Transfer RNA from an Actinomycetes bacterium, 76 nucleotides, folded computationally.
It matches the Rfam family "tRNA". Gene Ontology term of the family: triplet codon-amino acid adaptor activity. It is annotated as a transfer RNA.
Its mean pLDDT, the model's own confidence on a scale to 100, is 84.
């Protein structure tokens, strides 16, 4: 040089055929309780790794690019 995965809130993941981004845990707050844990309830926080393209719409189809695992190959 070549092939494959994998990149979606602060951690981990989902997200069949394009239809407007969710789940579990953390955080915040209230409710419960002398009080702390557990339960409940609700809220914030993401434009889906970066640019471009298609398209009436793109996490999701196309091109390029980075970063990370993996195979394989080469060189000394």
């Nucleotide at each position: 040089a070549g092939g494959g995965g994998u990149g979606u809130g602060g951690a981990g993941c989902a997200g069949u055929u394009g239809g407007u981004a969710g789940c579990u845990c953390g955080u915040g707050a209230g409710c419960c309780u002398c009080a702390u844990a557990a339960g409940c309830u609700c809220a914030a926080g993401g434009u889906c790794g970066c640019g471009g393209g298609u398209u009436c719409g793109a996490g999701u189809c196309c091109c390029g690019c980075c970063a990370c695992c993996c195979c394989c190959a080469c060189c000394a």